[in-house]
Context: one part of a larger RNA
RNA sequence: AGUGAUGGUGGAUGCCUAGGUUUCCACAGGCGAUGAAGGACGUGGCGGGCUGCGAAAAGCUCGGGGAGGUGCUGAGCGACCGAUGAUCCGGAGGUGUCCGGAAUGGGGCAACCUGUUAUGCAGAAAUGCAUAACAUCAUAGUGAUAACUAUGAAGCGAACCCGGUGAACUGAACCAUCUAAGUAACCGGAGGAAAAGAAAACAACAGUGAUUACCUGAGUAGUGGCGAGCGAAAAGGUAGUAGCCCAAACCAUAUAAGUGAGAGCUUAUAUGGGGUAAUAGGACGCACUAUAUCCUGAAGGAGAGUCUAUAAUAUAAAUAUAGUGGAACUAACUGGAAAGUUAGACUAAAGAGGGUGAAAGUCCCGUACACGAAAUAUUAAUAUUAGAGAUGAGUGUGAUCCUGAGUACUGCGAGGCACGAGGAAUCUUGCAGGAAAUAGCCAGGACCAUCUGGCAAGGCUAAAUACUCGUGGAAGACCGAUAGUGAACAAGUACCGUGAGGGGAAGGUGAAAAGCAUCGUGAGCAACGAGGUGAAAUAGACCUGAAACCAUGCACUU
Repeated sequence: AGUGAUGGUGGAUGCCUAGGUUUCCACAGGCGAUGAAGGACGUGGCGGGCUGCGAAAAGCUCGGGGAGGUGCUGAGCGACCGAUGAUCCGGAGGUGUCCGGAAUGGGGCAACCUGUUAUGCAGAAAUGCAUAACAUCAUAGUGAUAACUAUGAAGCGAACCCGGUGAACUGAACCAUCUAAGUAACCGGAGGAAAAGAAAACAACAGUGAUUACCUGAGUAGUGGCGAGCGAAAAGGUAGUAGCCCAAACCAUAUAAGUGAGAGCUUAUAUGGGGUAAUAGGACGCACUAUAUCCUGAAGGAGAGUCUAUAAUAUAAAUAUAGUGGAACUAACUGGAAAGUUAGACUAAAGAGGGUGAAAGUCCCGUACACGAAAUAUUAAUAUUAGAGAUGAGUGUGAUCCUGAGUACUGCGAGGCACGAGGAAUCUUGCAGGAAAUAGCCAGGACCAUCUGGCAAGGCUAAAUACUCGUGGAAGACCGAUAGUGAACAAGUACCGUGAGGGGAAGGUGAAAAGCAUCGUGAGCAACGAGGUGAAAUAGACCUGAAACCAUGCACUU
């Protein structure tokens, strides 16, 4: 020096899981001026952090439960609590300070400063302390431009939803129409869903009958520098089904104005009745038939009964939020330990799962099954009450009246429709024009005719559909500590940055701490050697313990 061996270092690998991740089911889908979300500061006998709580401060009162307990890190000391029922779990209540935060008396560099008025207390007084009220806006009322009263709003929250504004990178192998995309982003608004919705719809000579969602139709018909790309609908099959209300005509009442000598009439407004349709319907008039009841001279009015949903209350239920009961095994052997092996049993509406010193149906927690609430919440049902709606007559007839106007539609300019101006309908509307009135109007992809379908210019509407910040349950040919969340650990922590923001590393002794008493060496509270515990100590701050790298006084070779 090499090889080996033995060690050191290191932390791969194996095994493990306390954490994650995805899906499904059920629930919940909001919190907030009665001060939220998120914070500051406090709060424990000794208390730095986490958790809890709030000057009543790891807590104060009722239901469950039944023996220990005073949360975790994290032991210890001390002082205590508990069968007069603690700790613990749950419902409800109390406290929730000082604060700051929409933050709301005013101000402010958040957790600070400082007022006015009223009342009370203390003080000789100045003044101090305590309690209450005092922001803004909207609506309504009083009022009169002041102000007052009442009600509400504000802010936060993961996605889903509707509306407004609205990119670029990119693709087109460049790029400009086009694409990305009505996406991202910003703004406004709402709900547990939202939006849409009861045909001025589709269709095609046959028919369907609000909307929504899924499958199919179909990458079809189309559209497209006919490039890149974009991309329907009807029909069919499913899920789920639910339909309604106004405006107007006409009638009545009230008020105002006009007019009139007056009764009255006309107009306007408000309220009530009426009425809601496309085989047109309704109003009004007339005719006919029919009709609980009551009032009225009449016009007209009231109204029993029936049906419908809504609200409140009550009832007895169910469910949720603590819980309760819950079958059945022993011995020998091996071993540190039995759940293993052997032998003989038992139970099963329970042989899901987890734990226990190795692998347990019968040891423990549980599991199947059965049961349980003073209190609060939810659900549907029934009953009662309340107000509301419908019905409470129908038919025929009459070209008398009504049936949503700066609307439909046209031109110009845009947008949106799968459809890029195209032959471009349909939908929306900035500008300019501008109808009809049921003998009417719109649509059926220019337009016209015929035919067919419908009735715009007002409104409401459950379910099927979307989502998951969150609660409970179940599972995974999901991960297993460089993985899985960034985070299995004091994690959005430490740390970095003026700031917006960025953002880690870090799991495993053992069955049990039994965590090495005692002795020796030593300056030593170091370390080592004895010794002890343990199955094991090369399990000693730790499972296993690969490789790189380092060492060697051991073996062999040179």